[in-house]
Bacterial small signal recognition particle RNA from a Candidatus Cloacimonadota bacterium, 100 nucleotides, folded computationally.
The prediction has a mean pLDDT of 77.
It matches the Rfam family "Bacterial small signal recognition particle RNA". Rfam classes the family as a non-coding RNA gene.
It was read from a public genome assembly, where an Rfam model found it.

């Protein structure tokens, strides 16, 4: 004093977190306008049986509410994890050249 690398800085792209939404789980969940079984009881029929079909009960719809973080979404003034780019203007390390 020049240069090369890398660190500080920035920017992109993953990724992780956080959050918040959906699905997926598990209770609950319909006098009647779900379903299935249909006591009684009605109603057809000489009869044999047949038809709807309350109330119980049983699975769910909607929707309620709980856990768990299993998935997907989508946010950011999270994080430097990693890759790439950028910037040699300043600063720090290390390497190589010259010169006093």
């Nucleotide at each position: 004093a020049a240069u090369c690398a890398a660190g500080c800085c920035u920017a992109a792209c993953g990724c992780a977190a956080u959050u918040g939404g959906c699905u997926a789980c598990u209770g609950u969940g319909a006098a009647c306008c779900u379903u299935g079984u249909c006591a009684g009881g009605a109603c057809c029929g000489g009869g044999a049986g047949g038809u709807a079909g309350c109330a119980g009960c049983a699975a769910u719809a909607a929707g309620c509410a709980g856990a768990c973080c299993a998935g997907c979404c989508a946010a950011u003034g999270u994080g430097c994890c990693g890759u790439u780019a950028g910037u040699u203007u300043a600063c720090u390390u290390g390497g190589u050249u010259u010169g006093a």